[in-house]
About this RNA: Large-subunit ribosomal RNA, domain V from a bacterium, 575 nucleotides, folded computationally. Its Rfam family is "Bacterial large subunit ribosomal RNA".

Context: one part of a larger RNA
RNA sequence: CUUGCGGCUAGACGGAAAGACCCCGGGAGCUUUACUAUAUCCAGAUAUUGGGUUUUGGUUUUGGAUGCGUAGCGUAGGUGGGAGACUUUGAAAUUUCGCUUUCGGGCGGGAUGGAGUCGCCAAUGAAACACCACUCUUUCAAAAUCUUGAUUCUAACUGAGCGCAAGCUCGGGACAGUUUCUGGUGGGUAGUUUAAGUGGGGCACUUUUCUCCUAAAGAGUAAUGGAGAAGUUUAUAAGGUCGGCUAGCUCCGGAUGGAAAUCGGAGUCGUCGGACAAAGCCAUAAGCCGGCUUUACUGCAAGGCGGGUAUGCCGCGCAGUUGCGAAAGCAGAACUUAGUGAACCGACUAUGGUUCGUAGUACCGUAGAAGAUUAGCAGAUAAAAGUUACCCCGGGGAUAACAGGCUAGUAGGGCCCGCAAGUCCAUAUUAACGGCCCUGUUCGGCACCUCGAUGUCGGCUCACCUUAUCCUGGAGCUGGAGAAGGUUCCAAGGGUUUGGCUGUUCGCCAAUUAAAAAGGUACGUGAGCUGGGUUCAGACCGUCGUGAGACAGGUCGGUCCCUAUCUACCGCAAG
Numbered sequence: 001c002u003u004g005c006g007g008c009u010a011g012a013c014g015g016a017a018a019g020a021c022c023c024c025g026g027g028a029g030c031u032u033u034a035c036u037a038u039a040u041c042c043a044g045a046u047a048u049u050g051g052g053u054u055u056u057g058g059u060u061u062u063g064g065a066u067g068c069g070u071a072g073c074g075u076a077g078g079u080g081g082g083a084g085a086c087u088u089u090g091a092a093a094u095u096u097c098g099c100u101u102u103c104g105g106g107c108g109g110g111a112u113g114g115a116g117u118c119g120c121c122a123a124u125g126a127a128a129c130a131c132c133a134c135u136c137u138u139u140c141a142a143a144a145u146c147u148u149g150a151u152u153c154u155a156a157c158u159g160a161g162c163g164c165a166a167g168c169u170c171g172g173g174a175c176a177g178u179u180u181c182u183g184g185u186g187g188g189u190a191g192u193u194u195a196a197g198u199g200g201g202g203c204a205c206u207u208u209u210c211u212c213c214u215a216a217a218g219a220g221u222a223a224u225g226g227a228g229a230a231g232u233u234u235a236u237a238a239g240g241u242c243g244g245c246u247a248g249c250u251c252c253g254g255a256u257g258g259a260a261a262u263c264g265g266a267g268u269c270g271u272c273g274g275a276c277a278a279a280g281c282c283a284u285a286a287g288c289c290g291g292c293u294u295u296a297c298u299g300c301a302a303g304g305c306g307g308g309u310a311u312g313c314c315g316c317g318c319a320g321u322u323g324c325g326a327a328a329g330c331a332g333a334a335c336u337u338a339g340u341g342a343a344c345c346g347a348c349u350a351u352g353g354u355u356c357g358u359a360g361u362a363c364c365g366u367a368g369a370a371g372a373u374u375a376g377c378a379g380a381u382a383a384a385a386g387u388u389a390c391c392c393c394g395g396g397g398a399u400a401a402c403a404g405g406c407u408a409g410u411a412g413g414g415c416c417c418g419c420a421a422g423u424c425c426a427u428a429u430u431a432a433c434g435g436c437c438c439u440g441u442u443c444g445g446c447a448c449c450u451c452g453a454u455g456u457c458g459g460c461u462c463a464c465c466u467u468a469u470c471c472u473g474g475a476g477c478u479g480g481a482g483a484a485g486g487u488u489c490c491a492a493g494g495g496u497u498u499g500g501c502u503g504u505u506c507g508c509c510a511a512u513u514a515a516a517a518a519g520g521u522a523c524g525u526g527a528g529c530u531g532g533g534u535u536c537a538g539a540c541c542g543u544c545g546u547g548a549g550a551c552a553g554g555u556c557g558g559u560c561c562c563u564a565u566c567u568a569c570c571g572c573a574a575g
Stems, first nucleotide, its partner, number of pairs: 001575007010567003014562002022396006028388004034192005041184005047178002050153005057146009067136001077135005084118003093112008157172006195207003204224001208230006231377001232275001233334002239293007248268006273282002276339001278337003297320004303314003309378001322331003345371001348368006403450001404448001405446003409443001411439006420430002457532001458530003462524001463521005470495003473490006497511005538556004542551003
C1' cells in the first nucleotide's frame, strides 16, 4: 500500500414522515348583542264555528230639537215658493217640571187661564220659525244592520265511563285542538361572511382627489420617502358687462398719538391682495370700488390636449334667445389646478298603453329625476363579526423563528491627539472631548441555501483550535529602597478547583487554589446520553374577552426511533 474482520459514531446538510412552527390559498370545529334563514314558543286574524241576553261604537231610515261677528226690538244656517198663517181640537199671561245655553235666552210636558199671537212696513249683503218644500252643522229617541266587551246555552268538537256495535251517561264547550296568513321571540339548528397593502405576519397606519419636493433643465416616474390641503363656498355675488382706482414696506414731517389708528411728501417694486393648501400666474391688472344686470343660457361643434380602456380637459365657428356697452365688442360661471362616484334600482313629475263586461286601482313603456363616508372612493351582496393549543388539506425557503452567509449601526478591542488628575510634571499611572482603524464573541439589519424537515436551551461525556495570557517562564518602564505591586512587550509547553441556590448559561454565596483567562468549533458535541426549561393534546390560578378563547404571565403532568453502506478514526489478521 491492498484486502478482510472487529469496534466507534464525527461527516455523507445520514434514514424515516410532500414541516405539526410561520406565511399564502382552501376547509372544518366552536362562539356571539356578525348577517340571513329556520325548528320551537307567544300573540292576532281566518276556517272548522252555532243559538240567546246585555253592552260599546259606526252607517242608514223615520220623528224631534239645534244654529248668537258688526248694525239691528232680537240667538237671522242655506236655497226656493209665499201674503197671509196659528188659535174653543184652547191664544197671551202666570206657575211648575225636564232638556239646552254664547248665561241673555231658546224648546218641550203638566196645571191655572179664557181670546188673542205673529208677519208684510223702517234698519240688514241676505227677511221672517207667519206658513210650506228641499237641504247642511250639532244633537236626542226608536228601528234595521255591522261591530266591541261581558255573560249564558248546547248541537259541532273534545275528556272519562259503559257498550260487540250503533250509541248512551257525566264533564268541558264554541274555548281547546287542527289548517292558512301576519307580527314577535329564537346560536336550539343551519348556510355563510369576517378586505388588501405590508422590508415575515400581527398591532399601528394607509387606501379617492389637489399642490410642491424627491424627478436626473420635454412628458412620465417608485418607496410604510419629505411637507401640506380637499370632500366646500358665492344670488345681500365672490357670476356677466361697463366705468374708475392702486396696494405693502421703509424713511422724513406732523396736536392728543404711543412700535402700530388718521394726514402730507419721497423712495422702492410686485414684497400687498387674489374666499381656502401649495405651486404657477396677475399692474393692460386676474387685486379694490361703483352702475346696470342673469350667458351660473338652449341646440350643436371644426380642431386639439391627455390617455391601455372607461372617465377627464380646451375650444374656432353656426343657429336661437338674452345681458352690459355710444361702439368695437365681451359673456355657454368663478386667476388656474381639489370640492368627488360607474352600472343596476328608483321616490316623484310629465306622457302613452294593453289586459277586462264596466269602473277604480295595479302594472308596463317613453322623457326627466331627488336618493351612495358605494371613503376598501374602477363601486363583489339589498343584507355579514370572531376563535382554534382539538385542528385538517394544498403550497412556499417567493416569507418569519434556529443555525450559516453578507453588513458592522450596536458591541468588544487597538492606535492618534492630549483637557484634566497625578505636590511640580500630559505620556509611572489614569485619561475627557474628538479622530482613524481592527474583530466578527452581543443586540440588530438584510431575507441569500435549507419549510418533499439543517432537532432548539442547559447539563454529562469526549474534545480540537485561537490569543486580545488568568497561573507558571523571560524582559522594559515605574510616582521600582526591599517585599508586595502597577503597566507594557515576548511567549499557547502545561495547567486553569470543589460545593450551596436556581432548568438555568449567567449570577450570588461558602471554602480552597499558582491560577480559578477570554473566545471559536452549526451559541462544538441528542444515528453519543439526559430531557429539568422552552414549544402539542389534560387541568388550575391571575388578567383580558359577552363568548369561543388568549397571555416572551405563573403552576402540576406529558412516548427522544434507527441492526452503520461509504468517508474519517481505533484495533487485529493476511498478502
The coordinates come from a structure-prediction model, not an experiment, and the mean pLDDT is 81.
The full RNA is in RNAcentral, with records from ENA.